[in-house]
Context: one part of a larger RNA
RNA sequence: CGCAGGAUAUUUGAGAGGAGCUGUCCUUAGUACGAGAGGACCGGGAUGGACCGACCGCUGGUGCACCGGCUGUUCCGCCAGGAGCAUAGCCGGGUAGCCAAGUCGGGCAGGGAUAAACGCUGAAGGCAUCUAAGCGUGAAGCCCCCCUCAAGAUGAGAUAUCCCAUGCGAAAGCAAUAAGACCCCUUGAAGACGACGAGGUAGAUAGGUCAGAGGUGGAAGCACAGCAAUGUGCGGAGCUGACUGAUACUAAUAGGUCGAAGG
Numbered sequence: 001c002g003c004a005g006g007a008u009a010u011u012u013g014a015g016a017g018g019a020g021c022u023g024u025c026c027u028u029a030g031u032a033c034g035a036g037a038g039g040a041c042c043g044g045g046a047u048g049g050a051c052c053g054a055c056c057g058c059u060g061g062u063g064c065a066c067c068g069g070c071u072g073u074u075c076c077g078c079c080a081g082g083a084g085c086a087u088a089g090c091c092g093g094g095u096a097g098c099c100a101a102g103u104c105g106g107g108c109a110g111g112g113a114u115a116a117a118c119g120c121u122g123a124a125g126g127c128a129u130c131u132a133a134g135c136g137u138g139a140a141g142c143c144c145c146c147c148u149c150a151a152g153a154u155g156a157g158a159u160a161u162c163c164c165a166u167g168c169g170a171a172a173g174c175a176a177u178a179a180g181a182c183c184c185c186u187u188g189a190a191g192a193c194g195a196c197g198a199g200g201u202a203g204a205u206a207g208g209u210c211a212g213a214g215g216u217g218g219a220a221g222c223a224c225a226g227c228a229a230u231g232u233g234c235g236g237a238g239c240u241g242a243c244u245g246a247u248a249c250u251a252a253u254a255g256g257u258c259g260a261a262g263g
Base pairs, nucleotide, nucleotide: 001152005163006162007161008160009159010158011157015149016148017147018146021049022048023047024046025045026044027043033038051106052105053104054103055102059100060099061098062097066093067092068091069090070089071086072085073084074083075082076081110144111143112142117137118136119135120134164263166175167174168173180258181257182256183255184200185199186198187197188196205251206250207249208247209246210245211244212243214240215239216238221234222233223232224231225230
């Protein structure tokens, strides 16, 4: 821009893409078959491999603004306690998120038309013949079935709901509006940017605060014990990023733009 008014939401599915794999074991059954050795079809069940998708409750990885331990050095006047630097200084752990080595799921089954092949009926050609007319059975393959996208499918579809007779003009048209949308702002398990989602005071959108979860692992200070190193008590202490909930304290204020006119 189009889809013959302007919108919001929900959809149909022409078409396109994806998936499609397979082992072993048990049973049927040591049966059919076979002199024996050996050893099934058909059918039923179990469990794997690789691949694909989703997820983070479990097991773990990572986790550079979380917690603790340790060394050297500079500084905070000194002690104590800390801060900077040293690969994140080194080391031990670790929330959320992301992830696999973790967990769950998938291929199944079914329908239709067929290939090779196997048939029925059956002439030409008194017989025979699956074929010439006609009718069947029959594959991991084909078309459906399953998953995803999808009306620019210009063949532009459908359904529900909302807005509608304002001003100027002879008309064409222009303008201001409606429903609605956007700019702008707070932002997100969304994201390169656009986009998409949640919100914008009639408000829990983000930050802060409070409470909790989770992590770390017993803070500082004081007291006591010990010559001291150190230990114990106050005390599952102190600290704590992303997690959960609550709370308008802070910031989403104010404002602007577009958008039908009779289909």